[in-house]
Context: one part of a larger RNA
RNA sequence: UGACGGGGGCCCGCACAAGCGGUGGAGCAUGUGGUUUAAUUCGAAGCAACGCGAAGAACCUUACCAGGUCUUGACAUCCAGUGCAAACCUAAGAGAUUAGGUGUUCCCUUCGGGGACGCUGAGACAGGUGGUGCAUGGCUGUCGUCAGCUCGUGUCGUGAGAUGUUGGGUUAAGUCCCGCAACGAGCGCAACCCUUGUCAUUAGUUGCCAUCAUUAAGUUGGGCACUCUAAUGAGACUGCCGGUGACAAACCGGAGGAAGGUGGGGAUGACGUCAAGUCAUCAUGCCCCUUAUGACCUGGGCUACACACGUGCUACAAUGGACGGUACAACGAGAAGCGAGCCUGCGAAGGCAAGCGGAUCUCUUAAAGCCGUUCUCAGUUCGGACUGUAGGCUGCAACUCGCCUACACGAAGCUGGAAUCGCUAGUAAUCGCGGAUCAGCACGCCGCGGUGAAUACGUUCCCGGGCCUUGUACA
Numbered sequence: 001u002g003a004c005g006g007g008g009g010c011c012c013g014c015a016c017a018a019g020c021g022g023u024g025g026a027g028c029a030u031g032u033g034g035u036u037u038a039a040u041u042c043g044a045a046g047c048a049a050c051g052c053g054a055a056g057a058a059c060c061u062u063a064c065c066a067g068g069u070c071u072u073g074a075c076a077u078c079c080a081g082u083g084c085a086a087a088c089c090u091a092a093g094a095g096a097u098u099a100g101g102u103g104u105u106c107c108c109u110u111c112g113g114g115g116a117c118g119c120u121g122a123g124a125c126a127g128g129u130g131g132u133g134c135a136u137g138g139c140u141g142u143c144g145u146c147a148g149c150u151c152g153u154g155u156c157g158u159g160a161g162a163u164g165u166u167g168g169g170u171u172a173a174g175u176c177c178c179g180c181a182a183c184g185a186g187c188g189c190a191a192c193c194c195u196u197g198u199c200a201u202u203a204g205u206u207g208c209c210a211u212c213a214u215u216a217a218g219u220u221g222g223g224c225a226c227u228c229u230a231a232u233g234a235g236a237c238u239g240c241c242g243g244u245g246a247c248a249a250a251c252c253g254g255a256g257g258a259a260g261g262u263g264g265g266g267a268u269g270a271c272g273u274c275a276a277g278u279c280a281u282c283a284u285g286c287c288c289c290u291u292a293u294g295a296c297c298u299g300g301g302c303u304a305c306a307c308a309c310g311u312g313c314u315a316c317a318a319u320g321g322a323c324g325g326u327a328c329a330a331c332g333a334g335a336a337g338c339g340a341g342c343c344u345g346c347g348a349a350g351g352c353a354a355g356c357g358g359a360u361c362u363c364u365u366a367a368a369g370c371c372g373u374u375c376u377c378a379g380u381u382c383g384g385a386c387u388g389u390a391g392g393c394u395g396c397a398a399c400u401c402g403c404c405u406a407c408a409c410g411a412a413g414c415u416g417g418a419a420u421c422g423c424u425a426g427u428a429a430u431c432g433c434g435g436a437u438c439a440g441c442a443c444g445c446c447g448c449g450g451u452g453a454a455u456a457c458g459u460u461c462c463c464g465g466g467c468c469u470u471g472u473a474c475a
Stems, first nucleotide, its partner, number of pairs: 001475002003472003007469007015459002019423005026314008034305002042053002064300007073125001077124002079121005087102006105116004127289002130287003136283002138278003141274001143272001148187006154163003167178003193266004198234007207224003212221002237260001240254005316416001320375007332363003337356002341352004382413001387408007429451007
């Protein structure tokens, strides 16, 4: 100087407390451990691994296993020879591939040749998701959006170092003020950026409709006031008033205002810590393989199942289930696509097919809600697992191993021990909708809107963190 203390002081955070809803019990989905297996590819491991890499394993993917094959190679450059296309057909084979047939190319040219593309040959080499994340770059997690981390000059100290950065106030903040052997500065904080909340201007189609006509309908004429769209501006600064304060910074209350003291949300992550994670995104040193640890193919596996754990979904019901009627969104996506409408089907869906590269058309009926009817507390008209049969869709192909529909079947489960998690407001809870990936497959993920709470006395305690100080046989 740090680190540590079941030392002290001050302060913060859904850290506790106060509340609301869960997890832990059940069934299922999913990840992991373990076990099994020819293989169940690999990585991730307290918080910070475990719906994680994976925004989608039937083949492919695929890295794993079995079998069948290749050896200058599936991919790149160079050399020599050759001018054989590509594509299609036939036969063998599980296919890779092999044999045969049809076919017989293009560009430039100084006519010597050169190039594209393919085949043959020789070697230089290719190739490796093989090892090492404790050799590395890059990227990322975490402490933590915590308020800290440092430097120059000066001063003090023999020196390590100190001072500044401590102190008195204050703040979300090393934020600001005052004081001070310090005076300044840098990286962080804040602001600048995006979004949302108010208004104005510009613009008015594909959007909108107050007035006037018109219609089944903003449908049409008309209009751009309003809504909205999307560009530019305005607006909030403790600016104003009162009080407290040290005449300060600031704090408390108030006015005006759509908004008030950082308005809400996001992006943004200092010096560093964990030899944290990643050699399997990529790059890369070294080591290793080179008729195989490379490459191709078929089939299988990653989907196994006495069990254990994590994360979710659905429930156990009457604030509910079923049936009928009826209302109101936002974000988005669409051409090998979204697919209206009509017809067929109980339905999944199928047939025909308009419009739309879209403020125009489609996905697209939002659901919870509201109004009725029924069920009357029961393992039930709760719950839907499992199973049977019959179908639909995608796709060469749904056996291993997809999703959906109808009918039948109708398991566990009556609110979950110890323990444990999230959340402070348009939040929790609850309800549906969209998108990426994607042929198909979503209870996951990323977004969107609808309905919409309770509680916070307080900081003694638990956890994490910041500043000062003290002790130390630790560095």

The part of an RNA shown here (small-subunit ribosomal RNA, 3' major domain) has 475 nucleotides and comes from an uncultured bacterium. Its Rfam family is "Bacterial small subunit ribosomal RNA". The prediction has a mean pLDDT of 84. The RNAcentral record of the full RNA draws on ENA.